[in-house]
RNA sequence: GUUUUAUAAAGAAGGGUGGAGAGAACAGGCUCUGCGAAUCCCUGGCAACCUCCAGUAAGGUGCCAAAUCCUGCCAAAUUAAUUUGGGCAUAUAAACA
Numbered sequence: 001g002u003u004u005u006a007u008a009a010a011g012a013a014g015g016g017u018g019g020a021g022a023g024a025a026c027a028g029g030c031u032c033u034g035c036g037a038a039u040c041c042c043u044g045g046c047a048a049c050c051u052c053c054a055g056u057a058a059g060g061u062g063c064c065a066a067a068u069c070c071u072g073c074c075a076a077a078u079u080a081a082u083u084u085g086g087g088c089a090u091a092u093a094a095a096c097a
Base pairs, nucleotide, nucleotide: 001096003095004094005093006092007091008090013043014042015041016040021032022031023030026072027071028070029069044064045063046062049060050059051058052055068089073086074085075084076083077082078081
C1' cells in the first nucleotide's frame, strides 16, 4: 500500500517519566483514568507468525483491562429485543509491489 495468505472469545505487569486524557477512525453505548490517562524509557512476562541448532524457546516481529470492549451492513431464529452466522473495517505475521 484499493495486493495475497493466515490468525484474532486463550495468554501475559511492575517501576520510572509525564500530568489529562484513553479504549484505531466516525457515530452510539459501555468501560478505564488524579488510588495518575496518553507518550517515552527500563525490567519482567505472554505467545509461537518467520528464522534456526526445532526448544514449553536462541534470534526477528508482535502483544501484556474488558471478545478486535460491544454495536453499525446482510441473513436466519426466536421473539420485540436478544441470539447465531456471514460481511465490512481494523490489527499482527509472512509474502509481494